[in-house]
RNA sequence: CUUACACAUGCAAGUCGUGCGGAGAGAGUGUUCUGUGGCAACACAGAGAGCUUUCUUAGCGGCAAACGGGUGAGUAAUGGAUGGGUAACCUACCCCAUAGACAGGGAUAGCCUUCCGAAAGGAAGAGUAAUACCUGAUAAUGUCCGGAAAAUUUUGGUUUUCCAAAGAAAGGUGGCGCAAGCUACCACUUUGGGAUGGGCUCAUCUCCUAUCAGCUAGUUGGUGAGGUAAUGGCUUACCAAGGCGAUGACGGGUAGCUGGCCUGAGAGGGUGGUCAGCCACAUUGGGACUGAGACACGGCCCAGACUCCUACGGGAGGCAGCAGUGGGGAAUCUUGGUCAAUGGACGAAAGUCUGAACCAGCGACGCCGCGUGGAGGAAGAAGGCCCUAUGGGUUGUAAACUGCUUUAGCCAGGGGCUAAACCUACCGAUGCGUUGGUAGCUGAAGGUACCUGGAGAAUAAGCAUCGGCUAACUCCGUGCCAGCAGCCGCGGUAAGACAGAGGUGGCAAGCGUUGCUCGGAUUCACUGGGCUUAAAGGGCGCGUAGGUGGUUUUGUAAGUCUAAGGUGGAAUUCCACAGCUUAACUGUGGGACUGCCUUUGAUACUGCACGGCUUGAGUCAGGCAGAGGAGGGCGGAAUUCCCGGUGUAGCGGUGAAAUGCGUAGAUAUCGGGAGGAAGGCCUGUGGCGAAGGCGGCCCUCUGGGCCUGCACUGACACUGAGGCGCGAAAGCGUGGGGAGCAAACAGGAUUAGAUACCCUGGUAGUCCACGCCCUAAACGGUGGGCACUAGGUGUGGGGUCCAUAUGGACUCUGUGCCGAAGGGAAACCAUUAAGUGCCCCGCCUGGGGAGUACGGCCGCAAGGUUGAAACUCAAAGGAAUUGACGGGGGCCCGCACAAGCGGUGGAGCAUGUGGUUUAAUUCGAUGCAACGCGAAGAACCUUACCUGGGCUUGACAUGCUGGUGGUAGGAACCCAAAAGGGGGACGACCUUAGGGGUAACUCUAAGGAGCCAGCACAGGUGCUGCAUGGCUGUCGUCAGCUCGUGCCGUGAGGUGUUGGGUUAAGUCCCGCAACGAGCGCAACCCCUAUCCCCUGUUGCCAUCAGGUAAAGCUGGGCACUCUGGGGAAACUGCCGGCGACAAGCCGGAGGAAGGUGGGGAUGACGUCAAGUCCGCAUGGCCCUUAUGUCCAGGGCUACACACGUGCUACAAUGGGCGCUAUAGAGGGUAGCAAGCCCGCGAGGGUGAGCCAAUCCCUAAAAAGCGCUCUCAGUUGGGAUCGGAGUCUGCAAUUCGACUCCGUGAACCCGGAAUCGCUAGUAAUCGUCGCAUCAGCUACGGUCGCGGUGACAUACGUUCCCGGGCCUUGUACACACCGCCCGUCACACCACGAGAGCUGGUCUUCAUCCGAAGUUGGUGAGCUAACCCGUAAGGGAGGCAGCCAACGAAGAUG
Repeated sequence: CUUACACAUGCAAGUCGUGCGGAGAGAGUGUUCUGUGGCAACACAGAGAGCUUUCUUAGCGGCAAACGGGUGAGUAAUGGAUGGGUAACCUACCCCAUAGACAGGGAUAGCCUUCCGAAAGGAAGAGUAAUACCUGAUAAUGUCCGGAAAAUUUUGGUUUUCCAAAGAAAGGUGGCGCAAGCUACCACUUUGGGAUGGGCUCAUCUCCUAUCAGCUAGUUGGUGAGGUAAUGGCUUACCAAGGCGAUGACGGGUAGCUGGCCUGAGAGGGUGGUCAGCCACAUUGGGACUGAGACACGGCCCAGACUCCUACGGGAGGCAGCAGUGGGGAAUCUUGGUCAAUGGACGAAAGUCUGAACCAGCGACGCCGCGUGGAGGAAGAAGGCCCUAUGGGUUGUAAACUGCUUUAGCCAGGGGCUAAACCUACCGAUGCGUUGGUAGCUGAAGGUACCUGGAGAAUAAGCAUCGGCUAACUCCGUGCCAGCAGCCGCGGUAAGACAGAGGUGGCAAGCGUUGCUCGGAUUCACUGGGCUUAAAGGGCGCGUAGGUGGUUUUGUAAGUCUAAGGUGGAAUUCCACAGCUUAACUGUGGGACUGCCUUUGAUACUGCACGGCUUGAGUCAGGCAGAGGAGGGCGGAAUUCCCGGUGUAGCGGUGAAAUGCGUAGAUAUCGGGAGGAAGGCCUGUGGCGAAGGCGGCCCUCUGGGCCUGCACUGACACUGAGGCGCGAAAGCGUGGGGAGCAAACAGGAUUAGAUACCCUGGUAGUCCACGCCCUAAACGGUGGGCACUAGGUGUGGGGUCCAUAUGGACUCUGUGCCGAAGGGAAACCAUUAAGUGCCCCGCCUGGGGAGUACGGCCGCAAGGUUGAAACUCAAAGGAAUUGACGGGGGCCCGCACAAGCGGUGGAGCAUGUGGUUUAAUUCGAUGCAACGCGAAGAACCUUACCUGGGCUUGACAUGCUGGUGGUAGGAACCCAAAAGGGGGACGACCUUAGGGGUAACUCUAAGGAGCCAGCACAGGUGCUGCAUGGCUGUCGUCAGCUCGUGCCGUGAGGUGUUGGGUUAAGUCCCGCAACGAGCGCAACCCCUAUCCCCUGUUGCCAUCAGGUAAAGCUGGGCACUCUGGGGAAACUGCCGGCGACAAGCCGGAGGAAGGUGGGGAUGACGUCAAGUCCGCAUGGCCCUUAUGUCCAGGGCUACACACGUGCUACAAUGGGCGCUAUAGAGGGUAGCAAGCCCGCGAGGGUGAGCCAAUCCCUAAAAAGCGCUCUCAGUUGGGAUCGGAGUCUGCAAUUCGACUCCGUGAACCCGGAAUCGCUAGUAAUCGUCGCAUCAGCUACGGUCGCGGUGACAUACGUUCCCGGGCCUUGUACACACCGCCCGUCACACCACGAGAGCUGGUCUUCAUCCGAAGUUGGUGAGCUAACCCGUAAGGGAGGCAGCCAACGAAGAUG
């Protein structure tokens, strides 16, 4: 207690002997008998009858058992709540009143005997009692669903009169009395009343579902009868055909209801455990009996299921009473004590019974109170697998320690209240009932509460949390793992989010989690929401019910308001006071219970009733406009087709084509004809209509609107659930029609494909008639009606006025635009509202699933309408903002394209990369922005890689401890590739103190240095550039990027910065809700171009002098060149034109230079987690006899291949040979090196000069002038290979450069594609330079220098690429390399469908069967009381049995 699941065992309802007869036990009394003792009297013991008395009680009898206790299965009303009715009723015990209690009788249990049965139990016989049962008498002012009559305030009410019928226990106990009898109490009977408790009935309220819309035959009503305590279709016969229902019947689901409880500001929402009231139930179903009361939890009968006993024949049972058991479950207790109190049953009472109750036990399950100590105490102790900047901090006054306290707990002693009561005894009072006093007795809880004393800080703290919400932080471990998570979200190597630890904040005998409910949620909105675009206005109208309704008189009083009365149980909640030490808890009083009923009063408003009014609405009269609707007729243009003529080769079509048509004559053109469809211009944000929609002209029929008049009606109105009608296109049916167009279809193209877009054809259809369908972005995405709230300006239709203008004013009604207030999230709306109000309808409640499934309705079908759930997500959505993007738009720029020149891509070689290979081919860089990059130079070294060999405080730094003078160092020699190992001759230095010595010097001791050993540590090109600093690349030398104040916007944000011009430029000017400012641009800096001044050697040489073969060679000079310092000069300054009188642009003058003169340096805010931990620095991690370090050798140089960047070429604008010119800028002492000699040469030898405007490198080359070659794989080209050398270097094998001789490959101008360049540029030349560097692979250098040098080109901005500004769209924001859709494959989940199969629950109908029981009938069997009879016997009444009706379970459909 979830299983109203099943239950072992014990207890839970008995009591009365003062109702009765017995039975048993005890006591007393007394007598008889027996025994013993005694002489006896007598005594003692035992037994039996009698009498008195006490106790027990199986049976008969009475009362109770219908209360109390349990449970919530059923029940949506036969229930409950609240308030009424009963003139339609009952009520044992109790109270008041009334009258009475007389005379008799026959049985029966127990008990006894016999019998049956295993038992449960039963049968027969004999006999017996009563407060058991029966008969009779008595009987009122009483009673009566018996009858008659009358009255009244008339349901079966009350009152009056008469007739008829009906009763008892002579009992029990006590007292008095000789007795008869009397009396008290109890019990009993009649009748009336009361109280209490009930029965029946009415009104209101009482969950969800319409995917339940119709339900109902005893059904609704009536009459008669029956039945009940009583009304009633409650039952029955007959009659009538009713009754209920969108205000939700009927059906389905769920549920006991209420006072209350939880929550909430309230209104509400949820709930019904404890306590209290009502109901229902008692193993399941049915039934009655008894009784005052039951259709009865611990009674009976029957049926079913289950369990138990059995001798198998038959029996017994019902914990949803208290405990307890099994089972189920996440989950709920002791087989306790006592009747002491309260209450109940019985009794005259004592008393008995009482699992009600009072107590105890178990459970922190809840509420409440208390404790686990409090004060002092800094050496701020120790410890910490805590932290740390290594100084310390924190734990922390915490502990220790000192003195103090003793609640709770423990020990001991004392010790209530609950008992005033009840009961007993005695003494009194009283007529009785009853009552006073005294004494005695009664306590489960209870070894309690409480009080006192004692010892001693002693016995007593946990739980979850610490990313934000939300109070509280660090370390370590882990590494998208393990895990956390209420939501957002943490975790991918520095995690405050995981785990642990330390610490913190929180609560505390609890804490946290889970589940449920309310709140927050104004998120179902009554209080208190919405519907243009967020979810949401029905496609439109007509109209039923309903809702709402102009103005006014009178009445009424339903709503409404007022006052009073009744009721609203107690408890609970609230307030006050009081009692337990406090509180929880409890008591007393008050308030409240917002409700219902009755009565009184008010009449403003609403309603209702009778009237009135005219402004709402409608009618009428006169006019007006219109693609409003239906039917009929008529006309023209055009397309197509047919016929004929002319005419000839094409037509048609497209981006381009083809299919197609055409020599059988097309297209074109002319004439004639046929047929169908559609209506040009007018045509207009013009008109009409409810919407859909409506467009040539004419006729007929017809609906609506507007204006004017103000004649008529007199609220006739508005809205409108259901209902009815209309309703584009497509589609369907039947029959026509068919020119054009054109789904499907065919062909041709396009394309990777192209079931498309384009083309050629072409069928349904489009058209007409009739009938369906009933949906649209049916949109103003805005339902209808009425009223109110600034204007301005168009336009359609009327009217009035001014008076004649190209008109204007006023007004009504439509239709647009712009705008005020106001509204709105904003966009926007704004008298045609989305403003302000009222009335009515429809609709919404996160996204998806889904407008789907199932069911219903409609439809010929297609489908429509109504319309879910499971499951799943944490969003979906609106409006606006800033960016980014667009095969969007506008403007503009750049060697971006175009115009040119020269290349790359093909060859050979060089170099870098990928790939492959390898022991290793170290590492990094990877689109632009990696790839002749880091590398300003790999033979060793470098070097980081590989193999092998070594070292271990180490190759290098600092410190500490200890040791060590034959110490440190270290030769020869040995092993070895070296590193290294061994070896050990020889052998020190400094300081202080002491000794020796003249001195030099030497000895001893201590210390330093060094060395050895050890400890800290060193070391790492190991990892992370996604932990970082710094530096760099890139967009891009692009013109942008921002700020302050102000203004605008709810805000993000905007404005400024946009606009008009202009510029290389956000450069400048003008304008402007902006005004200013900053970083960028420009300028300031450097080089260069012109001039001037200064300077004058190592530079220069005009003049003067000297001088040479020649030469600034010399003197001299500083004019020039030049060196390197300073200055000038260029500013659109001047002129003309254009422009807006601006900014500026165009042209010109002058000038060395002209509009930034040329070049450089200079790189905004930022982007790319761009690059770099292998330059350096650095956090973290990792290695520590190795990932450190040393050495030798090898590798970085490999080679089927692919790519990038270059060099040399392919030749005659050339090659070769010879001769002759002309630079600039740099470098040089471990260097540059002249000259001379040797060598063909690389080079060698020697060596002047020069630390440099002095000397050297240093010859520039192309060019020029000659000669030669003559178009060929060559005298082009110079790869490759052979040989011989030189130089550098310890060393050129892997693996250097150069020289000479020989060899003489590809290659004859390069596919697709692609790069650079706009002037001293491209191209081209250099035996020019420099850094690195012993040498060199340099043909490299984002390092320089100069020579030659394009009368090459730029129309221009369409296109490609990149970029800037404005604007537009956006579902993108990691921002188009974005986002995102569908199919398919596999697995799984959920929800549907499915030939069917199957189980359960509730219920209905029909039929069969029919228990118990009740009622009726019968009753030939049985039968004590009463009647007749002497009796036999008969009668009345009753019973069994049988029949019928109803009838549960069961069976079948």